[in-house]
RNA sequence: UAGAGUUUGUUCCUGGCUCAGGACGAACGCUGGCGGCGCGCUUAACACAUGCAAGUCGAGCGAGAACCGAGGCUUCGGCCUCGAGGAAAGCGGCGAACGGGUGAGUAACACGUGGGCAACCUGCCCUCGGCACCGGGAUAGCCCGGGGAAACCCGGAUUAAUACCGGACAGCCUCCGGAGCCUGCGGGCGCCGGAGAAAAGGUGGCUUCGGCUUCCGGCUGAGGAGGGGCCUGCGGCGGAUUAGCUUGUUGGUGAGGUAACGGCUCACCAAGGCGACGAUCCGUAGCUGGUCUGAGAGGACGAUCAGCCACACUGGGACUGAGACACGGCCCAGACUCCUACGGGAGGCAGCAGUGGGGAAUAUUGGACAAUGGGCGCAAGCCUGAUCCAGCCAUGCCGCGUGGGUGAUGAAGGCCCUAGGGUUGUAAAGCCCUUUCAGCGGGGAAGAUAAUGACGGUACCCGCAGAAGAAGCCCCGGCUAACUUCGUGCCAGCAGCCGCGGUAAUACGAAGGGGGCUAGCGUUGCUCGGAAUUACUGGGCGUAAAGCGCACGUAGGCGGAUUGUUAAGUCGGGGGUGAAAUCCUGGAGCUCAACUCCAGAACUGCCUUCGAUACUGGCGAUCUCGAGUCCGGGAGAGGUGAGUGGAACUGCGAGUGUAGAGGUGAAAUUCGUAGAUAUUCGCAAGAACACCAGUGGCGAAGGCGGCUCACUGGCCCGGUACUGACGCUAAGGUGCGAAAGCGUGGGGAGCAAACAGGAUUAGAUACCCUGGUAGUCCACGCCGUAAACGAUGCGCGCUAGAUCGGUGCGGCUCUGACGCCGGAUCGGUCGGAGUAAAAACGAUAAGCGCGCCGCCUGGGGAGUACGGUCGCAAGGCUAAAACUCAAAGGAAUUGACGGGGGCUCACACAAGCGGUGGAGCAUGUUGCUUAAUUCGAUGCAACGCGAAGAACCUUACCUGGGCUUGACAUGGCCGGAUUAGUUCCCGGAAACGGGGAUGACACCCGCAAGGGUGGAACGGUCACAGGUGCUGCAUGGCUGUCGUCAGCUCGUGCUGUGAAGUGUCGGGUUAAGUCCCUUAACGAGCGCAACCCCUGUCGUUAGUUGCUCGGCGCAAGCCAGUACUUUAGCGAGACUGCCGCUGUAAAGCGGAGGAAGGUGGGGAUGACGUCAAGUCCUCAUGGCCCUUACGUCCAGGGUUGCAAACGUGCUACAAUGGCGCGCACAGAGCGAUGCAAGAGCGCAAGCUGGAGCAAAUCGCAAAAAACGCGCCCCAGUUCGGAUUGCAGGCUGCAACUCGCCUGCAUGAAGUCGGAAUCGCUAGUAAUCGGAGAUCAGCUACGCUCCGGUGAAUACGUUCCUGAGCCUUGUACACACCGCCCGUCAAGUCAUGGGAGCCGGGAGCGCCCGAAGUCGUCACUCCUCAGUGAUGCCCACGGCAAGCUCGGUGACUGGGACUAAGUCGUAACAAGGUAACCGUA
Repeated sequence: UAGAGUUUGUUCCUGGCUCAGGACGAACGCUGGCGGCGCGCUUAACACAUGCAAGUCGAGCGAGAACCGAGGCUUCGGCCUCGAGGAAAGCGGCGAACGGGUGAGUAACACGUGGGCAACCUGCCCUCGGCACCGGGAUAGCCCGGGGAAACCCGGAUUAAUACCGGACAGCCUCCGGAGCCUGCGGGCGCCGGAGAAAAGGUGGCUUCGGCUUCCGGCUGAGGAGGGGCCUGCGGCGGAUUAGCUUGUUGGUGAGGUAACGGCUCACCAAGGCGACGAUCCGUAGCUGGUCUGAGAGGACGAUCAGCCACACUGGGACUGAGACACGGCCCAGACUCCUACGGGAGGCAGCAGUGGGGAAUAUUGGACAAUGGGCGCAAGCCUGAUCCAGCCAUGCCGCGUGGGUGAUGAAGGCCCUAGGGUUGUAAAGCCCUUUCAGCGGGGAAGAUAAUGACGGUACCCGCAGAAGAAGCCCCGGCUAACUUCGUGCCAGCAGCCGCGGUAAUACGAAGGGGGCUAGCGUUGCUCGGAAUUACUGGGCGUAAAGCGCACGUAGGCGGAUUGUUAAGUCGGGGGUGAAAUCCUGGAGCUCAACUCCAGAACUGCCUUCGAUACUGGCGAUCUCGAGUCCGGGAGAGGUGAGUGGAACUGCGAGUGUAGAGGUGAAAUUCGUAGAUAUUCGCAAGAACACCAGUGGCGAAGGCGGCUCACUGGCCCGGUACUGACGCUAAGGUGCGAAAGCGUGGGGAGCAAACAGGAUUAGAUACCCUGGUAGUCCACGCCGUAAACGAUGCGCGCUAGAUCGGUGCGGCUCUGACGCCGGAUCGGUCGGAGUAAAAACGAUAAGCGCGCCGCCUGGGGAGUACGGUCGCAAGGCUAAAACUCAAAGGAAUUGACGGGGGCUCACACAAGCGGUGGAGCAUGUUGCUUAAUUCGAUGCAACGCGAAGAACCUUACCUGGGCUUGACAUGGCCGGAUUAGUUCCCGGAAACGGGGAUGACACCCGCAAGGGUGGAACGGUCACAGGUGCUGCAUGGCUGUCGUCAGCUCGUGCUGUGAAGUGUCGGGUUAAGUCCCUUAACGAGCGCAACCCCUGUCGUUAGUUGCUCGGCGCAAGCCAGUACUUUAGCGAGACUGCCGCUGUAAAGCGGAGGAAGGUGGGGAUGACGUCAAGUCCUCAUGGCCCUUACGUCCAGGGUUGCAAACGUGCUACAAUGGCGCGCACAGAGCGAUGCAAGAGCGCAAGCUGGAGCAAAUCGCAAAAAACGCGCCCCAGUUCGGAUUGCAGGCUGCAACUCGCCUGCAUGAAGUCGGAAUCGCUAGUAAUCGGAGAUCAGCUACGCUCCGGUGAAUACGUUCCUGAGCCUUGUACACACCGCCCGUCAAGUCAUGGGAGCCGGGAGCGCCCGAAGUCGUCACUCCUCAGUGAUGCCCACGGCAAGCUCGGUGACUGGGACUAAGUCGUAACAAGGUAACCGUA
């Protein structure tokens, strides 16, 4: 010391990306009231107009303008002289080297820090000592003349000084020479000799004019203070894809030069110096105090302020001076700008302001010297863009305000709404107050210790008016605080990451509301943090990224025991230093704060001194346990060379022998009648060594395998004689290093890349087959890589065990054998602690420690490019970036899946029976057609489905005709008697429109006529109705399906970091997660089973309409009875209960009894869930849409349309049949707008008619197959019945489109059905008929139910399909209809190569050589100084060859990315040829 989001279906880990924080000389967007204090060109060290930024001294000097005064002259314009005055300029002095700016250059003694100079300088200032004497010649200015456009220059004459020069003095000082003393010795001290300076100036006062004196100044010496120069230890950037650099280079001697040391320079001599502790080179950069961040360590930065450095248009150079190589000086060169009379000249804002330009971006051409400070001056003072102030900018920090109190009918408005209300919201209004700031008026500082105030009429104080003038910005999906409505509809857009948007968006836009901050708020950029994500503090490397393929060994790092010494590291005390500011603490001043001041602490550092001596180091001595040597043994595919052996393959020769052989999933290519294959003998050649052989041995690794010999390395055991730390590791380096590959020469049997052929296939440049060359083998030389793996570096020590194997040694039992025990060493397995993300490792560690080396830092790009280096080549080693992604990954978990495995089920297959697919017809669907052919259902699980009844209706569709509060509901308002209803007429297809007749009510007033009021209905109007319009992907409900499959879960406990597991696994058993046993599980729930219904047996109760043992009757039926059958209520019965066998048990098998036996048969019943399965057209319902129509009414049409295809059925193809005649036996249903008997009519459908029956009573009703008899005789038929004609019947308003039935006639296809496919395991299939719902009728052959007759087969679980459990692999998880690779095609982007082209940088060589210092020569009268010429050095410029960096480039290489392109299927499952690594 805070974390969060994001890889997954899930978890843990690894790991990157992203966010929340702080900071800023900032910028941009929106907004903007006041004040204080700071800050303000980060870019073009780009170019600069204009003004200002360094002058001053008349007390150093000469001269002296204007103005003024006096005098003189005057033609009255003025002129001359003198005095006063002092401007401008000049000589001279000091300053100008400070102050101010900038950060280009610089990786350096530039900076920081600590030292050193016995190797140095220092104007002005301070202290002390001494001195200031005598002379001289010039010169600027001014004047005259001349040149020039100008800048300026030249000549002549004259002149002053604190300007310049000579001489004297010489204490001190410097230098030279001499000798002496001291010394920490290139130094110090004193003595002698020689040489070397000045302004006797200025001012004031006094003066006897000789001078004296004051102040200021001058010279010299010594010292001080402050300033500077030089040397040096240490410290602070990146790149090794920069590894070698250096010739004044390194040192010496001598000389020159400097203030001073020094190769600083030169001559000579020597050949050195630097570098892996990173020289040289390249890139970048001013350094520091500090600033920001951080818990710290650290990281990043070096604005403002302060210290140092460097620079001043670019480059070079010196001059002057105490000080410069000089920002506002000089000379030269260059670029640029300006002036010019074209001959020449002038300039340098990186001073303050300002301009242009650049840029995202940074201010006024302000005031004042009042303060602080600086220069000059004796001073007054002058100068000062240093500075102090003001101006501009929300650029930052800090402070303040935009009002306070009260105020509920919770106003209006807005927004939302479930329509009730909620919210905005005490918010507003209203009422009561206040006046900070701003405004107006008045007073008015400190800063100044006398005078002087730019700031400034400022700060501050007082008064006045009035809530009055003063709020925005961002956000509201998660992270992250804050939610609704509308709009939009993968569009428009948002986005920091994850991600939002495809019609219900809290994620876009708007609004309402809310959250945050607030004169600001957001965004962008950069930086630190979070990031332990470079890990010193504080990480890792078996599988996540990461151990070099292995060894030897150099440097380096590290190092056993005892002792002595030293005191380098280390520790302690003292001293010096660590500038100020900053930070921190305390205090003080501005009303507070920011800010400022004072004090303290701190500045973690460096130097020095004294001390300590445990540890480390140095030095010395000793030791033996580390390491090694020696002696005696031992095992071994350890290595190299030579020799040698047998088996097999192949070839050749010969023999036997004949038609095939070979090969495969099946084949073919191929070989063989010229004799193969097979077999026998012989010969040849090359390569590899069966058995032994092992979980075995050896080696450092690669690797090593017949046998023998020679040479040779290592290891182990025993002994404990010797050496005495001789050790460990190992960057570079060196060697070894499988296979493939390369070179040269051999060899070549088998095998076999390439290649050829044959197959396979959609294709098959493959897998399979037949051949076959390099190669494989040997020798020599290269290569140097592998999934070179234990994916685990080497060495040492320590830390429970058990067990197996190899090789030695020792001990025990009487000898041997066998065996046992101990210990050493090597190789394995299991396992404890511990470790680990887990899986796992576990004395052969991945445990606990030490030492050293190597390596890693998200994925892709990429082990690639470029460069370098090695190689004959192939290529190896070293090794990036742009760009791109929000992951890539490890281990584990649950599923799903597998052309993985095991176990087990199911009419799943098999065994069987009957079908479908072929025909005709029916029906549904697709398609097509149509005005419409309404809609839905679409693999299983749509398709005789919704539809259990489409001629109208239905009806949703189409055409046409109508209606508009509507066909239907509720409510409000108005009208409302000739009302409603009934009926008639006209038009019309009807709806509808028009007309007529008839036709009631209550109450009040009234005799009545009549009037008034009310109301259902009706009419009008307003709300609304209505919609089979859309969305089943917004929904409820219901349903299908997996599947009546045996599964799906929970609680507690336990295990695991966790997902999760356990339970539910295992062994048995079952139809079953059914039960039993075992068991870290124990229980429980939903499912299974059972409970329910039907059926099978019995009992009992009951007895009509049923039944009939009895009686009567011709019969119907009656009487009687309730026994049987039956009916329908209740019960019994079956539970593996009993027996035997097997088994621990559960249970199984067999048996008995029983109507029934192991869930007896059937039904109902459908777990958690799956399919965004189906249905908005049953119903309900959110949202959207239509409103004289998408509503509603009507007529007609359509849903029935027909080239074609499919599904489901019916009828058949016939003799187990058809037809005719005869004759039996059911069950379950239905019946009052109904079922209808008997009877009559009709060939029949049917009609007439109506008994009976609301039904165990009557009816539908006959059951049919069956059975008996007869005919048919295998034929498109006496099979089959389609189709069509005619004639009828029935229902209905109506059978044309478009009903059913009947009779007669017609008599089609079809002779058992290709590929394929369906159902069924017993009262089942098959077959036969019956009934019902819907319904007027019916296209029903459909559906549902009912009974009759009534089989065959199941060895079995290999295969197909589906399913359950366990297990395994996985790169799948919208889950194999998954995932995913590469080429090609398209677009975009960055990048490598590239004939070249363009530009930058540095160096070497050479040419040229300005200015200038130094030198030489000549000259000016010698000197000083100068002029001319010249030598060395040398800036700039040039020539030449290369080096290096960048830009660009036709073309070209790969790479990345991009919803739906092409080809294939490589990988993930045994991925369908296991995958992968190296190589060709």